[in-house]
Context: one part of a larger RNA
């Protein structure tokens, strides 16, 4: 823009995409077979290889707004405590998130038509022939079936619901974020509110703060003190910020 009013909501599935990959070992059974050597078909079941999809509970990685050690320097008037800079100055641990080496699934099962090939019944040709008439079996291939996407399927589908002269339904502009993103879309919310900042409590992270007792000549040790301090996590709470409004739907009532 269209799907001959709009506008939420819920289906069908034309059609298209992915994907369909394979060892070992046990079992059947040391049977069938076979002089022995050696050794199965079919059917069971079990654990792997690569490949793909989701995930972060687990075991790492990363975490340059987290916590704590420590050198050097400048710097807060000194101590004392902090804070700049040095590759985040180095070290040591690490929450969310992201990730794979981690976890957790996928490729089964069945049905139809067929290839090669194997037949049944049968003439042409009184006999034989799987083939001419007509009937079967038969493959990781082919159509289905299972998994994703799907009505711009213009053959524009189908079902609820709600609306009626500037009005509703709804949407947009705008504003607070994030399950979403380059931006746009999308998705949550917008006082009839937990959207997203504060704050409180928990979770998890470091690892026992400052200050002050008290031991010591002092480095330091020790009690108050598993404190202190804290980014994403989870809940709770209107304190802040979504204020107030404007705009379209304008149509052949279909």
């Nucleotide at each position: 823009c269209g799907c001959a009013g709009c506008a939420g909501g819920a289906u069908u599935g034309a059609g298209g995409g992915a994907a369909u990959c394979u060892g070992u070992c046990c079992u059947u059974a040391g049977u069938a077979c076979g002089a022995g050597a050696g050794g199965a078909c079919c059917g069971g079941g079990a654990u792997g290889g690569a490949u793909c999809c989701a995930c972060c509970u687990c075991u790492a990685g990363u975490g340059u707004a987290c916590g704590a050690g420590u050198u050097a320097u400048g710097g807060c008037g000194c101590c004392a405590g902090c804070c700049g800079u040095a590759a985040c100055g180095c070290u040591c641990g690490g929450u969310a998130g992201c990730u794979a080496a981690g976890u957790g699934g996928a490729g089964c099962a069945u049905g139809g038509a067929u290839a090669a090939a194997c037949g049944c019944u049968g003439a042409a040709u009184g006999c034989a022939u799987c083939u001419a008439a007509g009937c079967g079996u038969g493959a990781a291939g082919c159509c289905a079936g299972a998994c994703c996407c799907g009505a711009g399927a213009u053959u524009a589908a189908u079902c609820c619901u709600g609306c009626c002269c500037g009005u509703g339904a709804g949407a947009c502009u705008c504003g607070u974020g994030g399950u979403a993103g380059a931006c746009c879309a999308c998705c949550a919310c917008g006082u009839u509110g937990a959207u997203a900042g504060g704050c409180u409590g928990g979770a998890a992270a470091u690892g026992u703060a400052a200050g002050u007792g008290c031991a010591g000549u002092a480095a330091u040790g020790u009690g108050c003190u598993c404190a202190g301090u804290u980014g994403a996590c989870c809940a709770g709470u209107a304190c802040u910020a979504a204020u107030c409004a404007g705009u379209c739907c304008c149509u052949a009532g279909g």